Model confidence (mean pLDDT): 75 of 100.
A computed fold for a 390-nucleotide RNA from a Paracoccaceae bacterium, annotated as Bacterial RNase P class A.
C1' cells in the first nucleotide's frame, strides 16, 4: 500500500424568534418566570421477568407446550460469557434446535439391478451341449474349443445410478472372487492417564456387526396454573332501579237539629269557636265498624351497589455516570455523584441566520432484561493475509 475479520461509538451543530406538554414558583384571576421534554432501535410483540387480579393444601400422575453439548453469569430466559465437538476459511474468524437411530413405528423423491430381514441388471467363473471350427486318423471315430446355447451353481472385484450402495487402499489368495487372510487407515469395545465437566489421548482386544432422517411420530431429562395496565385499587353525581324507617281521621266542607249558645210572637229563627252526626280526606283484602295486620300506591328521610366523571397504578429504577477492587470474560462488590419525557384524543413543532461531509431508519403510552428486523453517512480500537522498503 492492497484485500479481509472482529468490536465499540455518533446519527447535523450553534444562536435568535414564535408555539406545545406536564412540573416547580409567583399571582384572586388572566397570565408570567424557570429548568426539563423520544430512540438505538421508542418497531416486530418473538422469549424472560416485575406488578395486579383470579384459581389452587403440600405433593404426585396424565395431557399439552417449551427447552436440549459442558461450565459459569443473571431476578429469569430460548439471552450473555468461556470452553468442547462438527463444518467452512491460507488466516484473523464465522456457522451449528449440538440428547437418544443396537426401545418401537414411519419415511428415504429422481435415477438405479437393488434404498434396508438385503438383493443380483450387465459382467466374471465353474458345469453341460457340439451343426460350424481346430488337431489326430485312410475312414468310423477320438480329443479340444471361440462365438453361442442351456440348465444348475459360484461371485460381488469391475461397469453404471444416486445425497446415501452393507468399510477404504495395497498385497496375498482363488476357477472367478470375497475380511477369506495380512499391513495401514476407518469403525466398535477399552485398562489407564488428563480435565470440575463436555471431551481429549490411549496400551490392548474384536475381522466388521451398527446406512440416513427425531425443526416425522416417539423415548429420556429439565421447565411451565390462567389472564393481562382497557390489569387492579380508591372517590363518586344526575336519571332509573334496590333496601330500611316514618307519615297518609291532620284537617276541609255541610248545617242534619242530636247537643250547645243567642233571640223569640213559643210556631220557630239565627250561629258553629266547642261536642255529636254526615260527606270528602288514596285503593284493595281480612264479612261490616273500631283497633290492628297484609299487599299495592303517594310523600319524606337515610343507606348501599353500579354508570358518567375524577384520582392512584405511572416515572427513584434488577436506574445512569465516575473511581477502586475481584474475575480470562459475561458479570459482581464497595465508595462518591446525579434525577433523566410522563400524555390520556394523546406535547416533543415551525421559522430565520451562520457553518459542514447537506443529514438514514424511524416516534414513547405500566415498567425492566434480551432477541430479531430497519438504518444515508461517518469516526475509533484490535487482529489476519499478501506485496514493497529499511
Nucleotide at each position: 500500500g492492497c484485500g479481509g475479520a472482529g468490536g465499540g461509538c455518533c446519527g447535523g451543530a450553534u444562536g435568535g424568534c414564535c408555539g406545545c406538554g406536564g412540573c416547580a414558583c409567583c399571582g384572586c384571576a388572566a397570565g408570567g418566570u424557570g429548568a426539563c421534554g423520544a430512540g438505538g432501535a421508542a418497531a416486530g410483540u418473538c422469549c424472560g421477568g416485575a406488578c395486579u387480579c383470579c384459581a389452587c393444601a403440600a405433593g404426585g400422575c396424565a395431557a399439552c407446550g417449551g427447552u436440549g453439548c459442558c461450565g459459569g453469569g443473571u431476578a429469569a430466559c430460548a439471552c450473555c460469557c468461556g470452553g468442547c465437538c462438527g463444518g467452512g476459511g491460507c488466516a484473523a474468524c464465522c456457522c451449528g434446535a449440538g440428547g437418544g437411530a443396537a426401545a418401537g413405528c414411519g419415511c428415504c423423491a429422481c435415477a438405479g439391478a437393488a434404498a434396508a430381514c438385503a438383493g443380483a441388471c450387465c459382467g466374471c467363473c465353474c458345469u453341460g451341449c457340439a451343426u460350424c471350427c481346430c488337431g489326430c486318423u485312410g475312414a468310423c471315430g477320438c480329443g479340444g474349443a471361440a462365438c453361442g446355447c442351456a440348465u444348475g451353481g459360484g461371485u460381488a472385484a469391475g461397469g453404471g445410478u444416486g445425497a446415501a450402495a452393507c468399510g477404504g487402499u495395497g498385497g496375498g489368495g482363488u476357477a472367478a472372487g470375497a475380511g477369506c487372510c495380512c499391513a495401514c487407515c476407518g469403525c466398535g469395545g477399552g485398562a489407564c492417564g488428563g480435565g470440575c465437566a463436555a471431551c481429549c489421548g490411549g496400551a490392548c482386544c474384536g475381522g466388521c456387526a451398527c446406512g440416513g432422517c427425531a425443526a416425522g411420530c416417539c423415548c429420556c431429562a429439565c421447565c411451565g396454573g390462567g389472564a393481562g395496565c382497557a390489569a387492579u385499587g380508591c372517590c363518586g353525581a344526575a336519571u332509573a332501579g334496590g333496601g330500611a324507617c316514618c307519615u297518609c281521621g291532620c284537617g276541609c266542607g255541610g248545617g242534619c237539629u242530636g247537643a250547645u249558645c243567642g233571640g223569640u210572637u213559643c210556631g220557630c229563627c239565627g250561629a258553629u269557636a266547642u261536642c255529636g252526626c254526615c260527606g270528602c280526606a288514596g285503593g284493595g283484602c281480612c264479612g261490616c265498624c273500631u283497633u290492628g295486620g297484609c299487599c299495592c300506591g303517594a310523600g319524606g328521610u337515610c343507606c348501599g351497589g353500579g354508570u358518567a366523571g375524577g384520582c392512584a397504578g405511572c416515572a427513584a429504577g434488577a436506574g445512569c455516570c465516575c473511581g477502586c477492587g475481584g474475575g480470562c470474560a459475561a458479570c459482581c462488590g464497595c465508595g462518591g455523584g446525579c434525577c433523566c419525557a410522563g400524555a390520556g384524543g394523546a406535547a416533543u413543532g415551525g421559522u430565520c441566520a451562520u457553518c459542514c461531509c447537506c443529514g438514514a431508519c424511524a416516534g414513547a403510552a405500566u415498567c425492566c432484561g434480551g432477541c430479531u428486523u430497519a438504518c444515508a453517512g461517518g469516526c475509533c480500537c484490535u487482529c489476519c493475509g499478501c506485496g514493497c522498503g529499511u
The gene name in the source record is rnpB. RNAcentral holds the sequence, with entries from ENA.